[in-house]
Description:
Predicted 3D model of an 87-nucleotide RNA (c-di-GMP-I riboswitch aptamer). The coordinates come from a structure-prediction model, not an experiment, and the mean pLDDT is 80. Its Rfam family is "c-di-GMP-I riboswitch aptamer". Rfam links the family to the GO term cyclic-di-GMP binding.
RNA sequence: CAAUGUUAAAAGCAAAGUUUGCGAAAGCUUACGGCGCAAAACUAUAGGGUCUGAUUCCUUAUGAGGAUAUGACAGCCAGUUGCCAUU
Numbered sequence: 001c002a003a004u005g006u007u008a009a010a011a012g013c014a015a016a017g018u019u020u021g022c023g024a025a026a027g028c029u030u031a032c033g034g035c036g037c038a039a040a041a042c043u044a045u046a047g048g049g050u051c052u053g054a055u056u057c058c059u060u061a062u063g064a065g066g067a068u069a070u071g072a073c074a075g076c077c078a079g080u081u082g083c084c085a086u087u
Stems, first nucleotide, its partner, number of pairs: 002087004012037002017032002021028002035075001041080003047077002049073003056067004
């Protein structure tokens, strides 16, 4: 430097659920929890994808329906950097 993640060790992250706070919602956050993770680290202005629909617009005709991101998701793909072990 490259490939790989079978075994061991050290370290790390933390799904669902419950809980605290924020938010229109998606979601974020605190604590517990632990499904899993060899990048479950960072990037939402490289790009694709997903969620929501406050606002705005349209329809309806007052019940509502549709579209819309400027709001989110990195534990969807992707990009960037990197620990340990083995070869």